[in-house]
Context: one part of a larger RNA
RNA sequence: CUCUCUCUAAGGAAUUAGGCAACAUGACCCCGUAACUUCGGGAGAAGGGGUGCUUGCUAGCGUGAAACUGAUCAUGUGGAGCGCCGGCGAGUCGCAGUGAAAUGACUCUAGUGACUGGUUAACAAAACCACAGGUCUCUGCAAAGCCGUAAGGCGAUGUAUAGGGGCUGACACCUGCCCAGUGCCGGAAGGUUAAGGGGAGCGGUUAGCUGCAAAGCGAAGCUGCGAACUGAAGCCCCGGUGAACGGCGGCCGUAACUAUAACGGUCCUAAGGUAGCGAAAUUCCUAGUCGGGCAAGUUCCGACCCGCACGAACGGUGUAACAACUGGAGUACUGUCUCAGAGAGAGACCCG
Numbered sequence: 001c002u003c004u005c006u007c008u009a010a011g012g013a014a015u016u017a018g019g020c021a022a023c024a025u026g027a028c029c030c031c032g033u034a035a036c037u038u039c040g041g042g043a044g045a046a047g048g049g050g051u052g053c054u055u056g057c058u059a060g061c062g063u064g065a066a067a068c069u070g071a072u073c074a075u076g077u078g079g080a081g082c083g084c085c086g087g088c089g090a091g092u093c094g095c096a097g098u099g100a101a102a103u104g105a106c107u108c109u110a111g112u113g114a115c116u117g118g119u120u121a122a123c124a125a126a127a128c129c130a131c132a133g134g135u136c137u138c139u140g141c142a143a144a145g146c147c148g149u150a151a152g153g154c155g156a157u158g159u160a161u162a163g164g165g166g167c168u169g170a171c172a173c174c175u176g177c178c179c180a181g182u183g184c185c186g187g188a189a190g191g192u193u194a195a196g197g198g199g200a201g202c203g204g205u206u207a208g209c210u211g212c213a214a215a216g217c218g219a220a221g222c223u224g225c226g227a228a229c230u231g232a233a234g235c236c237c238c239g240g241u242g243a244a245c246g247g248c249g250g251c252c253g254u255a256a257c258u259a260u261a262a263c264g265g266u267c268c269u270a271a272g273g274u275a276g277c278g279a280a281a282u283u284c285c286u287a288g289u290c291g292g293g294c295a296a297g298u299u300c301c302g303a304c305c306c307g308c309a310c311g312a313a314c315g316g317u318g319u320a321a322c323a324a325c326u327g328g329a330g331u332a333c334u335g336u337c338u339c340a341g342a343g344a345g346a347g348a349c350c351c352g
Stems, first nucleotide, its partner, number of pairs: 001347008010338002014336001019333001027051005036041001038170001052092007060084004067077002093097001105331007112323002117129002133168007145154003171318004176248003181245002183241005190236003196230002201225005208217003249267005276310001277307001288304005
């Protein structure tokens, strides 16, 4: 010097990103216990007091002797003794009586997630996942969906109060506008449209014919190409649909101080963000401004609204209870620190 422990004057978080770590609290009995609340909770809230031993008195519970009664039985009376568990008083010892060990620190205030639960086996337990509840959608049973080439299986020995999928995530109050684009659903008049059908027409071949020859024409058959016309879904088209994917404006002017603009004008859009919330787990400017708390506060809490770039099931706003969750503030307590010291053990170091 390192590790694991023990103790420490005065101070008591000044340490630090942060009370990390440690200290403190701790058992049982009694008293007492707030806001809030879903009336269950919160709550062991908080905050107080007691606890040994000796002795006296005394309540209750269990067992139930002698004796008496009676027929020596049974029964009844009877209450000693013993055991258990309490109450009240007096005395007494120590610094200390749950005398050791085991054995909650607590409060206030915000954020997030309702909760119990699950998760990165071996650096993350969380605000992530799940959840009950909500809602949309598919599925009529040989179901939809999934696995498999198939047979077959799961779904399910279930049957729409069932099963699959998506989103949201207890509960309370709510969930606005836009269907132009994309998706999905419905429609069938018209347009477009495949194979197929259809076969106008064109060609190949050549019996034959013409021709001195070269060559030309060319029936039937076989064969190649092939126009019109016909021809479904789909797409175009017409509607619907947002707890489907998604989206939810700009400029200018205006009131008898000023400022501001209930009001007006204009452009664009499918429609221009409603309620609620708001410098927020979202705010760049920003340490916004004001208030609170501190002697002093880039954090925190309450407001304001100028929302760079909140906003309604990618849910909005609240919310009792809960949380090894995340901020802020306290009480208690302490070697975290001022500032270090002493001690124990194990290493390091020296000799062997």

This is a predicted structure of a 352-nucleotide part of an RNA (large-subunit ribosomal RNA, domain IV) from a Chloroflexota bacterium. Rfam family: Bacterial large subunit ribosomal RNA. Its family is annotated with structural constituent of ribosome and ribosome in the Gene Ontology.